Overview
Transfer RNA from Bifidobacterium bifidum, 73 nucleotides, folded computationally. Lineage of the source: Bacteria > Actinomycetes > Bifidobacteriales > Bifidobacteriaceae > Bifidobacterium. Rfam family: tRNA.

[in-house]
RNA sequence: UCCCGGAUGGCGUAACCGGCAACGCGCCGCGCUUUGGACGCGGAGACCGAAGGUCCGAACCCUUCUCCGGGAA
Numbered sequence: 001u002c003c004c005g006g007a008u009g010g011c012g013u014a015a016c017c018g019g020c021a022a023c024g025c026g027c028c029g030c031g032c033u034u035u036g037g038a039c040g041c042g043g044a045g046a047c048c049g050a051a052g053g054u055c056c057g058a059a060c061c062c063u064u065c066u067c068c069g070g071g072a073a
Stems, first nucleotide, its partner, number of pairs: 001072007010025004019056001027043005049065005
């Protein structure tokens, strides 16, 4: 310098060919229990690495940049 992959709640991951961001753990409340744990029920929490562009509409497509990992010279 070039190529490839990744960045999504506190954490780990998902999201079909652009149209409601889902699941698990964790957290909060309630039930159960002598208490706690386990279990059951309910709930809060991310506008998707950053900035532009396309589009009626973008996590998803295009451009540039940042960071992480791998590869080629």